The RNA shown here (transfer RNA) has 72 nucleotides and comes from a Candidatus Wildermuthbacteria bacterium. The sequence was found in a public genome assembly. It matches the Rfam family "tRNA". It is annotated as a transfer RNA. Lineage of the source: Bacteria > Bacteria candidate phyla > Candidatus Wildermuthiibacteriota.

[in-house]
């Protein structure tokens, strides 16, 4: 340099183009307990950036950025 794949909560992962973007762990609060652990309930927290297509984009297209891999 060319090509392929990936980028979503702090971490690991979901989401036929249409739901309030969900789950586990973690974090905060409450309940329970003599105190904790366990358990139960509640809550905060995310779509890499910019454009395009579409009635509607996390999803499709383009470009950039970042990561991994193959070839040179």
């Nucleotide at each position: 340099g060319u090509c392929u794949c990936c980028g979503u909560a702090g971490c690991u992962c979901a989401a036929c183009g249409g739901a309030u973007a969900g789950a586990g762990c973690g974090c905060g609060g409450c309940c329970c307990u003599c105190c904790g652990a366990a358990g139960g309930c509640c809550g905060a927290g995310a779509u890499c950036a910019g454009g395009g297509u579409u009635c509607a984009a996390u999803u499709c297209c383009c470009c950039g950025c970042g990561g991994a891999g193959a070839c040179a």